Background: Predicted 3D model of RNase P RNA and transfer RNA as a complex of 490 nucleotides. Rfam match: Bacterial RNase P class A. The prediction has a mean pLDDT of 78.

């Protein structure tokens, strides 16, 4: 130089000018909102919804078990996992390194189509051997299972011995089995001895072991205002609802809102909540709570009309950046700092100019190699074109899948110089 | 948003892991003067795609496409 491998980051930049969203200041307002400033506004996958949580309502005495789902070498990280790190074993590749749904088939049922003698305690078509009986083609009767053949799979492979052929029938190696040692926390790994083989395959068929898992999902779920025919059904209670008034009781201040609620200010906690005051007591209230009166029976589920506004949940979180430590590493721990969209039928967009990556034409000239014709290489000028997949919708933690071009860094293989 | 289910012939659908069917349609041939109606045969299938367990996939696991339900 070429080829290839992991592993991590970027995925346009900068201006101006016109808009779109929620916030905030300051104006103005007919109280509907409008103006003008300032600062913020998508992603590595926001996506598929395949998993794991966090919140929430809901069922449920704790907690076991049954059924039903999913995990599935081993050790380790985590709030959890099906994720991710490290190692084992098996496969591919010269090699870097990459794949792997990797418990159990001697617990048990199933299943293995065609083909073939024979598909699982099987079997003999071609064959090979004895004896035999011929009409010499072979029949019969018995022994093998090496050879061929069939099929995805033939009930151990090579190799010698031995036999009539032959066969774990006998050795020797490999393989396979269960025990022992040795070394690992494990999974395994090595090892000498045994056994003569007795266990095909499929569990992403049932299925056994072992370990996890209640169910719905932010259109959850609370709450205010509006709206109404307070409709039908079914349960359950005589508690309770809705005005008035007495009595007690409760309570930071202010602004916006009919109102749930939202902002800012005070103080006290201190990670996020809470409030009169020391205290005696006081104001005012559409706090609560107890009695008396008065009105309607109240409450819960479920079908059915009707409303289809607004609050809350709503983004500070297992959270980013930096440095140190500990660990192989995943990850953890400790100090500093920082706040990065909150819309909600749903905003993050256009034009234009400059660049900065990519592509493709065209001009003039360079170097190398060659005897030429020509092949090869980087570089200047100018012009054209031109930025990939993609889009938040409760919020994290992985998977997966899409993705134009780019940088970085680590490695292995080859060629050539030295 | 969020949950859930289907994709098999032109349409409706079936389908035990071993060569993929059924009814409607479509075409031929008989029946009819001649049409329906009937009867006979026949044509059509990458089983949505891709990949993976298996000797072997429409089935069985995993990813992608479309498509249709249900939730305020």
């Nucleotide at each position: 130089g070429c080829g290839g491998a992991u592993g991590g980051c970027c995925g346009g930049a900068u201006g101006a000018c016109c808009g779109c969203g929620g916030g905030u200041g300051c104006c103005c307002u007919u109280c509907g909102g409008g103006g003008c400033g300032c600062a913020c506004g998508a992603g590595g996958a926001a996506a598929g919804u395949c998993c794991g949580g966090a919140c929430u309502c809901c069922a449920u005495g704790a907690g076991g078990c049954a059924a039903c789902g999913g995990u599935g070498c081993c050790g380790g990280g985590u709030a959890a996992c099906g994720c991710c790190c490290g190692g084992c074993c098996g496969g591919g590749g010269c090699a870097a390194c990459c794949c792997g749904a990797g418990g159990g088939a001697a617990a048990g049922c199933g299943c293995c189509a065609c083909a073939g003698a024979g598909a699982a305690g099987a079997g003999a078509c071609c064959g090979c051997c004895u004896g035999u009986c011929c009409a010499c083609g072979g029949g019969c009767a018995g022994g093998c299972a090496a050879g061929g053949g069939u099929g995805a799979a033939a009930c151990g492979g090579u190799g010698g011995g031995g036999c009539a052929a032959g066969a774990g029938c006998c050795c020797a190696c490999c393989g396979c089995g269960g025990a022992c040692c040795u070394g690992g926390c494990a999974a395994c790994a090595g090892g000498g001895a045994c056994g003569g083989c007795a266990c095909g395959g499929c569990a992403a068929g049932c299925c056994c072991c072992a370990c996890c898992g209640g169910g719905a999902g932010c259109a959850a779920u609370g709450c205010c205002a509006a709206a109404u025919a307070g409709g039908g059904g079914c349960c359950u209670c005589g508690c309770g609802c809705g005005g008035g008034c007495u009595g007690a009781u409760c309570g930071g201040g202010g602004c916006g809102g009919c109102a749930a609620c939202g902002c800012c200010c005070g103080c006290g906690a201190u990670a996020u909540c809470g409030c009169c005051g020391c205290a005696g007591g006081g104001a005012c209230g559409c706090u609560u709570c107890a009695g008396c009166c008065c009105g309607a029976g109240a409450g819960g589920c479920c079908c059915g009309g009707g409303u289809u506004g607004g609050c809350a949940g709503c983004u500070u979180g297992a959270u980013c950046c930096c440095g140190c430590c500990g660990g192989u590493a995943a990850c953890g721990g400790c100090g500093g700092g920082g706040c990065g969209a909150g819309a909600g039928g749903a905003a993050u967009g256009g034009u234009c100019a400059u660049c900065c990556a990519g592509g493709g034409a065209g001009c003039a000239g360079c170097g190398g190699c060659g005897c030429a014709a020509g092949c090869c290489g980087g570089g200047g000028c100018c012009c054209c074109c031109g930025g990939a997949c993609a889009g938040a919708a409760u919020c994290c933690g992985g998977c997966u899948u899409a993705c134009a071009g780019g940088c970085c860094a680590u490695c292995c293989g080859c060629g050539c110089a030295u | 948003g969020g949950g859930c289910g289907c994709g098999u012939a032109g349409c409706u659908c079936a389908g035990c892991g071993g060569u993929a069917g059924a009814g409607c349609a479509c075409u031929a041939c008989g029946u009819u003067g001649a049409c329906a109606u009937c009867g006979u045969a026949g044509u059509g299938g990458c089983c949505a795609c891709a990949g993976g367990u298996u000797c072997g996939a429409u089935c069985c696991c995993u990813g992608u496409c479309g498509c249709g339900c249900c939730c305020a």